[in-house]
RNA sequence: GGAACAGUAGCCAAGUGGUAAGGCGUGGGACUGCAACUCCCUGAUGCGUCGGUUCAAAUCCGAUCUGUUCCUCCA
Numbered sequence: 001g002g003a004a005c006a007g008u009a010g011c012c013a014a015g016u017g018g019u020a021a022g023g024c025g026u027g028g029g030a031c032u033g034c035a036a037c038u039c040c041c042u043g044a045u046g047c048g049u050c051g052g053u054u055c056a057a058a059u060c061c062g063a064u065c066u067g068u069u070c071c072u073c074c075a
Base pairs, nucleotide, nucleotide: 001071002070003069004068005067006066007065010024011023012022018055027041028040029039030038048064049063050062051061052060
């Protein structure tokens, strides 16, 4: 220098054009003499950033940032 993949809640993670699943954790509640266990409830106006296409973008296109891997060159 080039290529591929990845970036979504505090963490993990699904979702490939039409209102962003789930698990863990956090918080609240029930139960209990108090707890533990167990059970119930609980969050995205937003998908790394910017721009574009579209009636509509996490999703498609361009640029860019970060990380991982590989290739090439130099030393």